[in-house]
RNA sequence: AGAGUUUGAUCCUGGCUCAGGACGAACGCUGGCGGCGUGCCUAACACAUGCAAGUCGAGCGAAGUACUUGUAACAGAUUCCUUCGGGAUGAAGAUACAAGUAUCUUAGCGGCGGACGGGUGAGUAACGCGUGAGAAACCUGCCUUUCACAAAGGGAUAGCCUCGGGAAACUGGGAUUAAUACCUUAUGACACUUAAAUAUCGCAUGAUAUAUAAGUCAAAGCGUAAAGCGGUGAAAGAUGGUCUCGCGUCCCAUUAGUUAGUUGGUGAGAUAACAGCUCACCAAGACAUCGAUGGGUAGCCGGCCUGAGAGGGUGAACGGCCACACUGGAACUGAGACACGGUCCAGACUCCUACGGGAGGCAGCAGUGGGGAAUAUUGCACAAUGGAGGAAACUCUGAUGCAGCGACGCCGCGUGAAUGACGAAGGCCUUCGGGUCGUAAAAUUCUGUCCUUGGGGACGAUAAUGACGGUACCGAAUGAAUAAGCCACGGCUAACUACGUGCCAGCAGCCGCGGUAAUACGUAGGUGGCAAGCGUUAUCCGGAUUUACUGGGUGUAAAGGGCGUGUAGGCGGGACUACAAGUCAGAUGUGAAAUUCCAGGGCUCAACCCUGGAACUGCAUUUGAAACUGUAGUUCUUGAGUGAUGGAGAGGCAGGCGGAAUUCCGAGUGUAGCGGUGAAAUGCGUAGAUAUUCGGAGGAACACCAGUGGCGAAGGCGGCCUGCUGGACAUUAACUGACGCUGAGGCGCGAAAGCGUGGGGAGCAAACAGGAUUAGAUACCCUGGUAGUCCACGCUGUAAACGAUGGAUACUAGGUGUGGGGGGACUGACCCCUUCCGUGCCGCAGUUAACACAAUAAGUAUCCCACCUGGGGAGUACGAUCGCAAGGUUGAAACUCAAAGGAAUUGACGGGGGCCCGCACAAGCGGUGGAGUAUGUGGUUUAAUUCGAAGCAACGCGAAGAACCUUACCAGGGCUUGACAUGGAGAUGACCGCGCUAGAGAUAGCGCUUCCCUUCGGGGCAUCUCACACAGGUGGUGCAUGGUUGUCGUCAGCUCGUGUCGUGAGAUGUUGGGUUAAGUCCCGCAACGAGCGCAACCCCUAUUGUUAGUUGCUACGCAAGAGCACUCUAGCGAGACUGCCGUUGACAAAACGGAGGAAGGUGGGGACGACGUCAAAUCAUCAUGCCCCUUAUGUCCUGGGCUACACACGUACUACAAUGGCAGCAACAGAGGGCAGCCAGGCCGCGAGGCCGAGCGAAUCCCAAAAUGCUGUCUCAGUUCAGAUUGCAGGCUGCAACUCGCCUGCAUGAAGUCGGAAUUGCUAGUAAUGGCAGGUCAGCAUACUGCCGUGAAUACGUUCCCGGGCCUUGUACACACCGCCCGUCACACCAUGAGAGUUUGUAACACCCGAAGUCAGUAGUUUAACCUUAGGGGGAGCGCUGCCGAAGGUGGGACAGAUAAUUGGGGUGAAGUCGUAACAAGGUAACC
Repeated sequence: AGAGUUUGAUCCUGGCUCAGGACGAACGCUGGCGGCGUGCCUAACACAUGCAAGUCGAGCGAAGUACUUGUAACAGAUUCCUUCGGGAUGAAGAUACAAGUAUCUUAGCGGCGGACGGGUGAGUAACGCGUGAGAAACCUGCCUUUCACAAAGGGAUAGCCUCGGGAAACUGGGAUUAAUACCUUAUGACACUUAAAUAUCGCAUGAUAUAUAAGUCAAAGCGUAAAGCGGUGAAAGAUGGUCUCGCGUCCCAUUAGUUAGUUGGUGAGAUAACAGCUCACCAAGACAUCGAUGGGUAGCCGGCCUGAGAGGGUGAACGGCCACACUGGAACUGAGACACGGUCCAGACUCCUACGGGAGGCAGCAGUGGGGAAUAUUGCACAAUGGAGGAAACUCUGAUGCAGCGACGCCGCGUGAAUGACGAAGGCCUUCGGGUCGUAAAAUUCUGUCCUUGGGGACGAUAAUGACGGUACCGAAUGAAUAAGCCACGGCUAACUACGUGCCAGCAGCCGCGGUAAUACGUAGGUGGCAAGCGUUAUCCGGAUUUACUGGGUGUAAAGGGCGUGUAGGCGGGACUACAAGUCAGAUGUGAAAUUCCAGGGCUCAACCCUGGAACUGCAUUUGAAACUGUAGUUCUUGAGUGAUGGAGAGGCAGGCGGAAUUCCGAGUGUAGCGGUGAAAUGCGUAGAUAUUCGGAGGAACACCAGUGGCGAAGGCGGCCUGCUGGACAUUAACUGACGCUGAGGCGCGAAAGCGUGGGGAGCAAACAGGAUUAGAUACCCUGGUAGUCCACGCUGUAAACGAUGGAUACUAGGUGUGGGGGGACUGACCCCUUCCGUGCCGCAGUUAACACAAUAAGUAUCCCACCUGGGGAGUACGAUCGCAAGGUUGAAACUCAAAGGAAUUGACGGGGGCCCGCACAAGCGGUGGAGUAUGUGGUUUAAUUCGAAGCAACGCGAAGAACCUUACCAGGGCUUGACAUGGAGAUGACCGCGCUAGAGAUAGCGCUUCCCUUCGGGGCAUCUCACACAGGUGGUGCAUGGUUGUCGUCAGCUCGUGUCGUGAGAUGUUGGGUUAAGUCCCGCAACGAGCGCAACCCCUAUUGUUAGUUGCUACGCAAGAGCACUCUAGCGAGACUGCCGUUGACAAAACGGAGGAAGGUGGGGACGACGUCAAAUCAUCAUGCCCCUUAUGUCCUGGGCUACACACGUACUACAAUGGCAGCAACAGAGGGCAGCCAGGCCGCGAGGCCGAGCGAAUCCCAAAAUGCUGUCUCAGUUCAGAUUGCAGGCUGCAACUCGCCUGCAUGAAGUCGGAAUUGCUAGUAAUGGCAGGUCAGCAUACUGCCGUGAAUACGUUCCCGGGCCUUGUACACACCGCCCGUCACACCAUGAGAGUUUGUAACACCCGAAGUCAGUAGUUUAACCUUAGGGGGAGCGCUGCCGAAGGUGGGACAGAUAAUUGGGGUGAAGUCGUAACAAGGUAACC
């Protein structure tokens, strides 16, 4: 950075698609390790369980525990005494009580915290957020600093005890008690309130300072006794918060008006504080096209993603702010809340219940269900960091630090390294040679990241304390061991083959692949890419300059408003002065941190982290500059306007006048038609039309002049005259002094058609009627004809309202017309020069995709307005608005396609044009189509009627010849390495041939006959048998092919190189003027040359020379012989070239005429067929890829079939007769063929033919002529025409003529009397006509290929039919007119509008009810502290009432969605029906 896709190709416009990056991702396949991050985007759905906010005993009473001491009653060890009975001593232990000790525990009172931390994004379009200011209008616990103080008293209440209620939660009564709990009093100012004063300051309300007077208000103790921790008042700081303002902050105008506490004022209340925040009164304001109100959507930002940037998108994690805590409402406490783990009420839901009543709120951390494509552990620890409480030790902390799970992301590492060719095996491919996987493997030698085992072992903690963790890391040991996939491979886009499949299965991001050889489907091998990942999907940016600020357009591609006037707005001439809003420069503040970039550093690197810098493009304040814009003032005249003078004009409106023509009426003349058309008919006319003459009526339009002439803003305006009136232009330069340009809305004008009311109505003429045309003809054509067209007054408001080109200003070569005016020059109204305004053409630069535009720009610039953003759906629907209606204006979406389109190019085509040619037509001659037969084809039939050929260019074609064979078809009978080829083994010596038997034959059996060479080892050859490779196929595909062929067409064309032109496809050359059979030649020309074609060269033929000559020829009477003059044969030459003359032409090419010549303008004929077209024909001539069959789709045999026969078509033959038939007589060819042959001659037979047989392998012999001529006959008939058909008898070929050959004789004697529509051949030795020969072939020719004989007619000419060539034109065709393509109908599917309605939701409104609660009031009731004269008072609570007030109820509207019988159009679909509207003059030019 681009690429693919519209076309046959091109350029452009324009959409669609791709390659990149990103992600809280998901899905598919796969999965080794580590580090750092990250993880409910959906149901702000519901939640079991545990934990997440406590702490302080150094505030308080109390209870408990432990220990000590004492007392009491037990208990009795031990020791002593003993009369052995006992006595004394009295320990441990245990019970009770009391005291003490404990820095042991804590339910309660009390303090602080619970408003932090953590979660979520429902709501919110807002001062919510961001940014910058302000508060002289405010609050702030704990913390810091400073000053001052802490005096004297009092009454209660939890707990505990007791009596109750209750299932529980909980709760009531009584008695008693403490405090840093509560209360009273004292003291008190630098605090507060009130009063008045002075000074300073402020934008203002006002603030600050100083001094004065009066009034009001405080406290708490604990303690290890400390200089500790607390307490109270005040001042300041810090921190945190609250309020106000400027600017910024999504979409819809198919949301245009909204608002009553609304906007403001005064007063009061409320608040920490300002304020309609609330209330009373007063005023009527406030907001809005610079977008109010309404609706939809949404937390905002730092940032993140993308991008070159400008932008666009986004708001997970981290950080700041806001909002919320089941839903809604409310306050309490407090420094702070209207409070996530507080309270009250209402609602929904869940749970417990003894049914009376209660409990709850994971959007804290885990976890569960549910939803979903989808998102983790009911883990460890307070070791670190931080938080709460505490004097502290500590306690608490799901904050946090860690671990677990997930490839979810980023980063790093590994899955081994070196050597290793028999290039192994195997796979795949193959041209069978080989190639490739591939040094890859194996093998050898190594290493040890990671893994495993055991050893040491941190930093984090600079005393102790480590969840992480025996972790990171270090060193040691064993073993290549534990570790590779995913996607793609037609183009875009790196990477190709085989097999399978056969428009099937499938692929696909776009273009598009798949219908039998798929690099596009599936699989395999190989290859490419990335890699522990790889692909897909969703979304965003990019590419997309495809919304264009940077950075687009509007003549024809989408797009200029139909035109004017003018409001807001935008923009605006020269000079001077001032200000400083914009602008520019400097400084200051801010722009949090993180992020980004740069530099450096730390984890082995990196990701990650740390430090510093830059940056944060912004906002605000301030200082300055003054060119430009702006603002204010002064001034100027050139922009603009006014005045004066003058001419031009279908400019507008009103009134009047005129002639021509059509029609009608009256009268006259006059007679049978008129009219109309391609041709007709309807129509009119003997009741007198048409025609013609005169007179009259009425309406509409104004010939000539008339002109790419004039006027107008556009629509538009045309006889003449008059009146009224608008604008433009020229000259002049007196006046004003920027007064200008554009113009969203607004207002006005606005063709035709149409509508309303009233007139008018000659002609024309929708609708309608009739006649034609036609398959139809609701059309085109004709005859009629009503609205309408005309006038007046209203409405409509649209057109291809077009120059498809908005307006204004300035500038930028020329040339030539034309309308109006002025100036100069001139005798001059001519002409000429010049100038201004209009209106055309050509044309340079420039522009443009091209076409084209080009001073009247589509050029160069400035200003303003309007409009466009793929095609269709659709200028449709809904809504709104205008209209009497018709309808207009505004104006979508779903869905669908990959195009739609512009300009130009090459072709092809045209019921477009021009030129030219051809037996193309015309002029002629003969045919076909009718008959019979032959032959081919279709169809039908059949066991089979084998196959192919299909307009011309299949059909007497393949087939130059089907009785068997051929033969490919059918039936039946056989064979299976095969009828045929090569290779191996074995056997035999033959094979072949002959004969016999069975059989339809193939075949089988038997018999006879029977090799070669040799160094004697063997070899060759042939046959048979066996096994396997293989043979074989007229089986398929001519749309896989080669080769060959047909056709356009023997038409004159088809191309290339270089140059030039064009952005390009392409053009030029090759077009033009002539000419030719010809792109043949000449001339001209940005072309110059060349090639394949044409022509010529080749063959035959026509004349002649020469040479040669047997089998030819003959001048010899014959033969022999001789000869080569002639005929002839076959070699070499000559000859014809528009060469010569004349005319025409352009001095050319050439044409015409003539001469000469055997031949004259390529002499006649043949061979020869350019680039290409038709997927033309042929796989059945042959060859051949692939597929198929393999005891059969091969092969052999017999018989049958290809020959069928109601019929249809093609091609021929024979005829229909007298230009003839028949009979007789008499002539004349050429080219060929001949030994399994042609056959003379003779004989036999009526004949086909037979027998005998000469000659000839052929210039020698043979096959071998007929029409014609002459004579005779027939005399117009189904005949003496014609010969089919049939019968009989024969002949020939052949193994064999039944199916199914040819010929002969006799007999039979059909149709047919010249052929409908239609159609064919031929231009001279031709048509027509006559025979002859050959190939094929045993036999069979009306066919085919050749040959000669006889031998015409006609061509004015190119209008028409057909085909072709060149030029040009149109095109929506390019598979190219057998093209393309439109609409209805029918069927299927899809989305959508309307719809009686039904239903759901949203936000408001009106009314009712009114919880909790604040506030206010208060008859009732209760009451410790203070006062008291002891009665009470003050104060407070409860209760009650009132205002407000959530949920709820009722109601009518609004808006949004879903759904509905039916209905409307739209879109898509392989094949349907009817027509043929459009594209060519599309057959009636098309279109609005």
Molecule: small-subunit ribosomal RNA
Organism: uncultured bacterium